[in-house]
Overview:
RNAcentral holds the full RNA, with entries from ENA and SILVA. Small-subunit ribosomal RNA, central domain from Nitzschia alba, 349 nucleotides, folded computationally. A source record names the gene rrs. NCBI's taxonomy places the organism under Eukaryota, Sar, Ochrophyta, Bacillariaceae, Nitzschia. Rfam family: Bacterial small subunit ribosomal RNA. Its mean pLDDT, the model's own confidence on a scale to 100, is 86.
Context: one part of a larger RNA
RNA sequence: UUGGGCGUAAAGCGUUUGUAGGUGGUUUUAUAAGUCAAUUAUUAAAUCUUAAAGCUCAACUUUAAUUCUGUAAUUGAAACUAUAAAACUAGAGUAAUGUAAAGGUAAAGGGAAUUUUUAAAGAAGCGGUAGAAUGCGGUUAUUUUAGAAGGACCAUCAAUGGCGAAAGCACUUUAUUAGGCUAUACUAACACUUAGAAACGAAAGCUAAGGGAGCGAAUGGGAUUAGAUACCCCAGUAGUCUUAGCUGUAAACGAUGGAUACUAAGUAUUACCUAGAUUAAUCUAUGUAGUAUUGAAGCUAACGCGUUAAGUAUCCCGCCUGGGGAAUACGCUCGCAAGAGUAAAACUC
Numbered sequence: 001u002u003g004g005g006c007g008u009a010a011a012g013c014g015u016u017u018g019u020a021g022g023u024g025g026u027u028u029u030a031u032a033a034g035u036c037a038a039u040u041a042u043u044a045a046a047u048c049u050u051a052a053a054g055c056u057c058a059a060c061u062u063u064a065a066u067u068c069u070g071u072a073a074u075u076g077a078a079a080c081u082a083u084a085a086a087a088c089u090a091g092a093g094u095a096a097u098g099u100a101a102a103g104g105u106a107a108a109g110g111g112a113a114u115u116u117u118u119a120a121a122g123a124a125g126c127g128g129u130a131g132a133a134u135g136c137g138g139u140u141a142u143u144u145u146a147g148a149a150g151g152a153c154c155a156u157c158a159a160u161g162g163c164g165a166a167a168g169c170a171c172u173u174u175a176u177u178a179g180g181c182u183a184u185a186c187u188a189a190c191a192c193u194u195a196g197a198a199a200c201g202a203a204a205g206c207u208a209a210g211g212g213a214g215c216g217a218a219u220g221g222g223a224u225u226a227g228a229u230a231c232c233c234c235a236g237u238a239g240u241c242u243u244a245g246c247u248g249u250a251a252a253c254g255a256u257g258g259a260u261a262c263u264a265a266g267u268a269u270u271a272c273c274u275a276g277a278u279u280a281a282u283c284u285a286u287g288u289a290g291u292a293u294u295g296a297a298g299c300u301a302a303c304g305c306g307u308u309a310a311g312u313a314u315c316c317c318g319c320c321u322g323g324g325g326a327a328u329a330c331g332c333u334c335g336c337a338a339g340a341g342u343a344a345a346a347c348u349c
Stems, first nucleotide, its partner, number of pairs: 004320003007303002012317001014200004021193003025088007033081002035077008049065006091190001092187004098181002103177007110154002115149007125136002162169002205246006214240002219235004257316006265294008274285004298305002322349003331342004
């Protein structure tokens, strides 16, 4: 290893597209490669097993029989797999009808607030904290009124809600564009999964050019404290924003790979079809596609999962094999760098 697993104990690639490969709907006919049956040949002897015989018994020796298994040939079988031909529509797709949505990209417009600034009013404090201080203020601050500039963000609606492969997506309008669901028609298995490969991929970070209101790593100061490289306060650079590239990682989580089929119910909610009721808003019933919640059977070490399975099955991929050493070293590939990917051993418990 045969024969185990992967929600939380080690273990599902961050996500998708997809090549090789693996697997694959219904019906009929043919073939006979796989498959199955029979026969033959071969698979040395010794050995093993079984049954006898011979040494007084046994060990031992002799005789006979059985061979497994594999290979090849011949003759057949035709259920399954495969191949060939023909057909079908339940999978899949194309077209088309309608429909919901923060799906993407680009442009334009809008809004409250913060900050700065101009003018006016006003006159000694403001700010901040547990309490203070640093800080700001007679060059008139804080405060009040009116205007201007600039950047970022998008209250309420808002939801256990919606969309997207994931990352993610929310002011409004326009343009463009992808996908889902859905009456109907058509094609006719065109499907599922997917090593390698490719694309996308939060935040932080990097390069170049802009931008810079607020916030704010680093840093400075004030406190606290035995100390305080912190928590609290006053400032504040990179960054956060835009464009073009790079990086390729996250508790990238449902800690749960994808596809298909089957297996009690109840409730809520989103979208839709059909039928009915209603003046209407809308409501009721069956069903479809989602999103939640309770829960039978079943499963689970337990927690819990439970038609959105962690149930019952099939197919394909990825991954795990005691803790540490090790998010490592070396080598290689990628990267401007930071680093990323791949990935051990000694030793030790």